[in-house]
RNA sequence: AUAAAAGUUUUCUAGGGUUCCGUAGCUACUGCUAGUCUGGACCGAGAGAAAACCACAAAUUCAUCUUCAUUUUUUGUGACACGGAAGGAUAAAAGCCUGGGAGAU
Numbered sequence: 001a002u003a004a005a006a007g008u009u010u011u012c013u014a015g016g017g018u019u020c021c022g023u024a025g026c027u028a029c030u031g032c033u034a035g036u037c038u039g040g041a042c043c044g045a046g047a048g049a050a051a052a053c054c055a056c057a058a059a060u061u062c063a064u065c066u067u068c069a070u071u072u073u074u075u076g077u078g079a080c081a082c083g084g085a086a087g088g089a090u091a092a093a094a095g096c097c098u099g100g101g102a103g104a105u
Base pairs, nucleotide, nucleotide: 007053008052009051010050011049012048015043016042020040021039022037023034024033025032026031054078055077056076057075058074059073080100082103086098087097088096
């Protein structure tokens, strides 16, 4: 300096705020305020978890004169990963997105 499946999806967690519901307070009974309200619901991880798919390798199996390819099943692997500030979305915020970025090592 460069490459990568360092893949996709779902469910959940750490975390996050306040549109809605609830809760609490006030009220002129219309609403208003409070997330410095446990919650329901919501957002939610590259560096958190699980599952499914998928990729790769090996064995097995179908077929074949043989090989490759194809089919079946099983097993294994999918490692590592310090990190701002700032900006962006949504009602709002965030380990969300920019971003495995800048930078550091």

Predicted 3D model of a 105-nucleotide RNA (Guanidine-I riboswitch aptamer) from Lysinibacillus contaminans. Model confidence (mean pLDDT): 82 of 100. Rfam family: Guanidine-I riboswitch aptamer. The literature on the family includes a 2004 paper in Proc Natl Acad Sci U S A by Barrick et al., "New RNA motifs suggest an expanded scope for riboswitches in bacterial genetic control". Rfam links the family to the GO term regulation of gene expression.